[in-house]
Molecule: transfer RNA
Organism: Flavobacteriales bacterium
This record gives sequence, C1' cells and structure tokens, in this order.
RNA sequence: GCCCGGAUGGUGGAAUUGGUAGACACGACAGACUUAAACUCUGUUGAUCCGAAUGGGUCGUGCGGGUUCAAGUCCCGCUCCGGGUA
Repeated sequence: GCCCGGAUGGUGGAAUUGGUAGACACGACAGACUUAAACUCUGUUGAUCCGAAUGGGUCGUGCGGGUUCAAGUCCCGCUCCGGGUA
C1' cells in the first nucleotide's frame, strides 16, 4: 500500500428488515434490614435548558458530510484499534 472486522452512558454489552437508542449486567447514589456493617431487597441513574412541581424542549452511537418522513444500521471521506497479505 491493499483486504477484512471494529468504535454505542462511568464499565461490559444489546438494539431483528432503517421505525421509542442504551435492554440486561456491573458500578454509583438514596432507602429498607442490622447495635453497626456485609449480604439481600426496593428505587434512581446520558448531557443541557425551561419550570415551584407533575412535567416539557433541544442535543446525544469515533469525526465530517450525504440519502430518507425517519440512520447506531445505508452511501462517501477521514481518525483510531485489531487481524490478514506483499
């Protein structure tokens, strides 16, 4: 150089044929239990803005574009990681 695979919350990892992004697990935080803890159980957990609050808006899948009513998924270019090949 060429070919193949990959990049998704704090972490691992899903997302079927393009149709609610983050299921599930871990972690973290709060609560229950306990003399206290551990274990166990329950709840919450992407960012930002508005609101007293229930709630609502916008953005978010490595980066930049494109197609589409709609993109993690399809197309183009690039970056990084892994493998193959000379």